[in-house]
Context: one part of a larger RNA
RNA sequence: GAGCGAACGCUGGCGGCGUGCCUAACACAUGCAAGUCGAACGGUUCUGUUGGGGGCUUGCUCUCGACAGAGUAGUGGCAAACGGGUGAGUAACACGUGGGUAAUCUUCCUUCGAGUGAGGAAUAACUUCGGGAAACCGGAGCUAAUACCGCAUAACAUCUUGGGACGGCAGUUCCAAGAUCAAAGGGGGCGCAAGCUCCCGCUUGAAGUUGAGCUCGCGUCCUAUCAGCUAGUUGGUGAGGUAAUGGCUCACCAAGGCUCCGACGGGUAGCCGGCCUGAGAGGGUGGCCGGCCACACUGGGACUGAGACACGGCCCAGACUCCUACGGGAGGCAGCAGUGGGGAAUAUUGCGCAAUGGACGAAAGUCUGACGCAGCGACGCCGCGUGGGUGAUGAAGGCCUUCGGGUCGUAAAGCCCUGUUGAGGGAGAGAAAGCUACUGUCGGUUAAUACCCGGCAGUGGUGAUAGUAUCCCUAGAGAAAGCACCGGCUAACUACGUGCCAGCAGCCGCGGUAAUACGUAGGGUGCAAGCGUUGCUC
Numbered sequence: 001g002a003g004c005g006a007a008c009g010c011u012g013g014c015g016g017c018g019u020g021c022c023u024a025a026c027a028c029a030u031g032c033a034a035g036u037c038g039a040a041c042g043g044u045u046c047u048g049u050u051g052g053g054g055g056c057u058u059g060c061u062c063u064c065g066a067c068a069g070a071g072u073a074g075u076g077g078c079a080a081a082c083g084g085g086u087g088a089g090u091a092a093c094a095c096g097u098g099g100g101u102a103a104u105c106u107u108c109c110u111u112c113g114a115g116u117g118a119g120g121a122a123u124a125a126c127u128u129c130g131g132g133a134a135a136c137c138g139g140a141g142c143u144a145a146u147a148c149c150g151c152a153u154a155a156c157a158u159c160u161u162g163g164g165a166c167g168g169c170a171g172u173u174c175c176a177a178g179a180u181c182a183a184a185g186g187g188g189g190c191g192c193a194a195g196c197u198c199c200c201g202c203u204u205g206a207a208g209u210u211g212a213g214c215u216c217g218c219g220u221c222c223u224a225u226c227a228g229c230u231a232g233u234u235g236g237u238g239a240g241g242u243a244a245u246g247g248c249u250c251a252c253c254a255a256g257g258c259u260c261c262g263a264c265g266g267g268u269a270g271c272c273g274g275c276c277u278g279a280g281a282g283g284g285u286g287g288c289c290g291g292c293c294a295c296a297c298u299g300g301g302a303c304u305g306a307g308a309c310a311c312g313g314c315c316c317a318g319a320c321u322c323c324u325a326c327g328g329g330a331g332g333c334a335g336c337a338g339u340g341g342g343g344a345a346u347a348u349u350g351c352g353c354a355a356u357g358g359a360c361g362a363a364a365g366u367c368u369g370a371c372g373c374a375g376c377g378a379c380g381c382c383g384c385g386u387g388g389g390u391g392a393u394g395a396a397g398g399c400c401u402u403c404g405g406g407u408c409g410u411a412a413a414g415c416c417c418u419g420u421u422g423a424g425g426g427a428g429a430g431a432a433a434g435c436u437a438c439u440g441u442c443g444g445u446u447a448a449u450a451c452c453c454g455g456c457a458g459u460g461g462u463g464a465u466a467g468u469a470u471c472c473c474u475a476g477a478g479a480a481a482g483c484a485c486c487g488g489c490u491a492a493c494u495a496c497g498u499g500c501c502a503g504c505a506g507c508c509g510c511g512g513u514a515a516u517a518c519g520u521a522g523g524g525u526g527c528a529a530g531c532g533u534u535g536c537u538c
Stems, first nucleotide, its partner, number of pairs: 001538004006534005013384006019377002021342001026340003030337003035078003040075002043072013085295003095219007104212002109208008117151001119149002126141006157180010185200006221267003228258003233255008270292004274285004297318005320331004348374001350373003356370001357368004387417004397408004421479001423474005431465001434462011482527005487508003493522005503510002
């Protein structure tokens, strides 16, 4: 000199864009943060229309159906493995970079092929009985499905056998034979029906995409006041396990493996793109944003699933907190706010799904503390303002003075203007070229001018921010400047007070009676809505 997620002191007008628990991965009251689908299913509630029966005050009520609409606890499907948080652990194939997988998996999505036949047995909900303070649980009975289970059919799938081709090898591929394995329906249109047709699904195979697993080369802090370390240890054979290689696990066999090119031990630490500094080389750093990893009260475990060993799932153990009828139960903010605590120190228990993105749904739509916005903080960067012109009897006043004067100083007053910000009043966005409902038209599909899908046009609806940005009008210089320094380094000097006192100080050093170094004042210098100080990095 530059920089900072800063803090502290004094001061403080406005706006834009960013940014804000670096400490206790300390404990958490309260609310919200993951649901959705009735076009998978049986019930059930309400409303409307309608048919039959009863009562009867003739327009009400009771009851049994049918249809339509709106909701919904439960079964079922998909999502919940994403998104969001934190950096405790980790010196490691964790990360970075470049390869391998002939050792692998991949829901949803895209393309291509084939299929979707015919059956069965249950169980929630519900009813009923019982237990419990509660959480909740048990018995009996009934019922449905895109829930569950056989059967049929099936190959370029899987396995076995035989043969051929390719490859250095593990292996790949082709042909033939045998064996094994599937499925589910829902909605719309036409039709008396049979049926035809469209959309969404389901099963199986191949290919793609995306994502993931495993593996290898190289790189990645300090310490030798850590020098030897190792028994599943190192390798082999066989088996188990996995999507898959492998001591990953096990049985047996061998005695290996690593190490001064630093093994093993100890300390510290998430890694990177980047960021800061520097002419560079290098040094420091990893907050915000993006990629990867790890973790979710602590430790362990599996289940479901395409995917987890799963932050707002389950089980066990532990610590802690809460409820209890003492028998037993409930919980996990390192999600968004917020509270206590720790600390020099770090924000609102806000608004909205309008946009972007995500989940579910055929769709309308629902959900979304992701996100979009607003609030608080000069925490940072940037921009603007606190007025402009004119004005000398150089006013008054302050300070200094050699008492002549000098200086603050065109500074003020006065006069003439302007109108940023602020105040009052009015108009008022873009973000929606999207999405959506209806109508018309064209094209595709089809037997069809139905339905459905797509394009175009018209009409209507849709904004949290926000009556905000922005623009216009009105009055009005009014409401807006401080902080540090002035001995040298280092830009800027005098007076008074004090008298080695009180004090200053980054270094040198000032102060003991004329202190440009302490304190105050006048003046000056430097920055400026900031200025200084402290801490840290180069």
The prediction has a mean pLDDT of 81. This is a predicted structure of a 538-nucleotide part of an RNA (small-subunit ribosomal RNA, 5' domain) from an uncultured bacterium. It matches the Rfam family "Bacterial small subunit ribosomal RNA". Its family is annotated with structural constituent of ribosome and ribosome in the Gene Ontology.